[in-house]
Small-subunit ribosomal RNA, central domain from an uncultured bacterium, 349 nucleotides, folded computationally.
Model confidence (mean pLDDT): 89 of 100.
Rfam family: Bacterial small subunit ribosomal RNA. Its family is annotated with structural constituent of ribosome and ribosome in the Gene Ontology.
Context: one part of a larger RNA
RNA sequence: CUGGGUGUAAAGGGAGCGCAGGCGGAAGGCUAAGUCUGAUGUGAAAACCCGGGGCUCAACUCCGGGACUGCAUUGGAAACUGGUCAUCUUGAGUGUCGGAGAGGCAAGUGGAAUUCCUAGUGUAGCGGUGAAAUGCGUAGAUAUUAGGAGGAACACCAGUGGCGAAGGCGGCUUGCUGGACGACAACUGACGCUGAGGCUCGAAAGCGUGGGGAGCAAACAGGAUUAGAUACCCUGGUAGUCCACGCCGUAAACGAUGAAUACUAGGUGUCGGGGAGCAUUGCUCUUCGGUGCCGCAGCAAACGCAUUAAGUAUUCCACCUGGGGAGUACGUUCGCAAGAAUGAAACUC
Numbered sequence: 001c002u003g004g005g006u007g008u009a010a011a012g013g014g015a016g017c018g019c020a021g022g023c024g025g026a027a028g029g030c031u032a033a034g035u036c037u038g039a040u041g042u043g044a045a046a047a048c049c050c051g052g053g054g055c056u057c058a059a060c061u062c063c064g065g066g067a068c069u070g071c072a073u074u075g076g077a078a079a080c081u082g083g084u085c086a087u088c089u090u091g092a093g094u095g096u097c098g099g100a101g102a103g104g105c106a107a108g109u110g111g112a113a114u115u116c117c118u119a120g121u122g123u124a125g126c127g128g129u130g131a132a133a134u135g136c137g138u139a140g141a142u143a144u145u146a147g148g149a150g151g152a153a154c155a156c157c158a159g160u161g162g163c164g165a166a167g168g169c170g171g172c173u174u175g176c177u178g179g180a181c182g183a184c185a186a187c188u189g190a191c192g193c194u195g196a197g198g199c200u201c202g203a204a205a206g207c208g209u210g211g212g213g214a215g216c217a218a219a220c221a222g223g224a225u226u227a228g229a230u231a232c233c234c235u236g237g238u239a240g241u242c243c244a245c246g247c248c249g250u251a252a253a254c255g256a257u258g259a260a261u262a263c264u265a266g267g268u269g270u271c272g273g274g275g276a277g278c279a280u281u282g283c284u285c286u287u288c289g290g291u292g293c294c295g296c297a298g299c300a301a302a303c304g305c306a307u308u309a310a311g312u313a314u315u316c317c318a319c320c321u322g323g324g325g326a327g328u329a330c331g332u333u334c335g336c337a338a339g340a341a342u343g344a345a346a347c348u349c
Stems, first nucleotide, its partner, number of pairs: 003321004007303002012317001014201004021194003025088002028085004033081002035077008048066007091191001092188003095184004103177007110154001115149007125136002162169002206247006215241002220236004258316006266294013298305002322349003331342004
């Protein structure tokens, strides 16, 4: 390389959009680039393969045939692929109507709780632990009542519930806005799928500038524990956590399972629609879309998966090829930095 693979053994890109490329629905006409077929020319000789001959045999050599799988020209075929013309509606999209949703962005707003401040009541403790101590408190704490300030998060509802491409999204109201789903079948007429590069989004932590800072809390300090205790426990506590703008671009970014389409037993729950029947506060049947559990065939090394496939097939992309060295070194690109991306070898087992 070929091949074989990628849930857990090495291996699915964190996710989307999308240029090029690859692949692509139904029926028809034309074409003849691919494809198939015939002919002609060429494909030097030697070598190679087959048959035969000559050196005593063989190596070697001579003769004949094959082969040289190719290229060019030309005649034909038209199923398939391609091209082109006109057409279709099932794929895809648009439209109308309808309901569901923590989808996104912005502004406003509410109550509970923690902390702090002020005032009242009140007096000697509070707090904390396995037990303590550090700490707070007679300058009046803890507790309790009233008032005020400020920040952050939204109990119950809450659900293998919902929405989103992923990351993720949860008090309430309003405005702007994206997507999905159902019904109808009016319109367009293959407009599709995938997608190297590219672009965009991307938890937490971290970085820059300016705000904010209640609680929590890396670092740090003290108290304990201990042989020690740079920890676990306790008392404090700064970055940070929050907001605005800009960067970073990584995660066990996980379903450790790329995207799309078609097909292949069932059962049961749940969410959002539609239809029918019986009925009233629902039940049954059915259908479309999601989300779970169980389970057949099949698959699988087993575990398990099983119409939400890890089954049967097709298309496209990404990735793997023994362990360590190593996601390291070097180079390059990106970044303010931290670092990220790409990514070896010697050597060794």